């Protein structure tokens, strides 16, 4: 460089819940938790999804989420 996640080892993250605290809301931050992750690292880029607003509708607009599925960059440790 590529492939791949059997079996291991190091170390990493943190689902629902429950507190606190911001938001009109999806929803956010911190803490305790720890269902799971091999990208559960970063990018909201494209789908779809959730929220407010506006519209008679059809539709727009602002937004939230990457632990929905695809892309894009990056990366530990082992196989080959």
């Nucleotide at each position: 460089a590529a492939u791949u996640g059997a079996a291991a080892a190091a170390g990493g993250c943190a689902a629902a819940g429950c507190u606190a605290u911001c938001g009109u809301g999806a929803g956010g931050u911190a803490g305790c938790g720890a269902c799971g992750c091999a990208a559960a690292g970063c990018c909201g880029u494209g789908g779809g999804u959730c929220u407010u607003c506006u519209u008679c509708a059809g539709a727009g607009a602002a937004g939230a989420g990457u632990g929905u599925c695809a892309g894009g960059c990056u990366g530990c440790c082992g196989u080959u």
c-di-GMP-I riboswitch aptamer, 80 nucleotides, folded computationally. It was read from a public genome assembly, where an Rfam model found it. It matches the Rfam family "c-di-GMP-I riboswitch aptamer". About the family: GEMM was predicted in a large-scale screen for bacterial structured RNA regulatory elements.